[in-house]
RNA sequence: GUAGAGGCGCGGGUAUCAUCAGUAACGAUCCGUACGGGACCGGCCCGGCAGAUGGAUCGCAAAAGGGAGACCGCCGAAGUGGAUUGCCGCCGGAACGGCAUUUUGCUGGGGCUGCAGUGAAUAACUGCAGGACUGUCAUCAAGUAUUGAUGGAGUGCUAC
Numbered sequence: 001g002u003a004g005a006g007g008c009g010c011g012g013g014u015a016u017c018a019u020c021a022g023u024a025a026c027g028a029u030c031c032g033u034a035c036g037g038g039a040c041c042g043g044c045c046c047g048g049c050a051g052a053u054g055g056a057u058c059g060c061a062a063a064a065g066g067g068a069g070a071c072c073g074c075c076g077a078a079g080u081g082g083a084u085u086g087c088c089g090c091c092g093g094a095a096c097g098g099c100a101u102u103u104u105g106c107u108g109g110g111g112c113u114g115c116a117g118u119g120a121a122u123a124a125c126u127g128c129a130g131g132a133c134u135g136u137c138a139u140c141a142a143g144u145a146u147u148g149a150u151g152g153a154g155u156g157c158u159a160c
Stems, first nucleotide, its partner, number of pairs: 001160004007075001009074004016068002026059006035047004040093004078107006085100005108134002112130007136152007
């Protein structure tokens, strides 16, 4: 370099499905009073005594994010934590969030349990810890088509 293996293996986006949710929004009626909104500060703007914001009932009724299988592409597949830079969220500002970017750390793989965080969530995801399972290699041992013990890491392992 080429070809492969691991298995509840990894990723992707159009469609589908469930969830979100009979929720938000919108409309009607009623209650009620002076402020409410653009998340924060300043500005600016918008709505509001023609009754907003809020509350109750009724009607109508979503979407995004997150998830699942199928399909496709794959086997550092890829994921994730920290930091950098850029863009967006009315303008300026610091912070926050989202997306992208660069860099760095960690992780062989999936699952389980506990705690914390994200999340609408009893889904799912992430971090940390724990103890098993599983693939692989090395060493040692044995009752040697294999089994057991210990150790390692994907910058690995197998074949050419």
This is a predicted structure of a 160-nucleotide RNA (Lysine riboswitch aptamer) from uncultured Eubacterium sp.
Model confidence (mean pLDDT): 76 of 100.